RNA sequence: GGGCUCGUAGCUUAGUCUGGAAGAGCAUCUGCCUCUUAAGCAGAGGGUCGGGGGUUCAAAUCCCCCCGGGCUCA
Numbered sequence: 001g002g003g004c005u006c007g008u009a010g011c012u013u014a015g016u017c018u019g020g021a022a023g024a025g026c027a028u029c030u031g032c033c034u035c036u037u038a039a040g041c042a043g044a045g046g047g048u049c050g051g052g053g054g055u056u057c058a059a060a061u062c063c064c065c066c067c068g069g070g071c072u073c074a
Base pairs, nucleotide, nucleotide: 001073002072003071004070005069006068007067010026011025012024013023020057028044029043030042031041032040050066051065052064053063054062
């Protein structure tokens, strides 16, 4: 330098193929329960969907460029 792949909440990730309200688990916080803690139950907060641009009525999703991680070819 070429090719492939991944990047979404504090962490692990679904959703991308086939565009149409951003979800889950753990963690955190609050409440219930408990002598207390843990466990359990209920609820809440937390997301520039890696960055920029384009297409579209509408983009996490499609196209282009860039950044970062991994694999691979030379």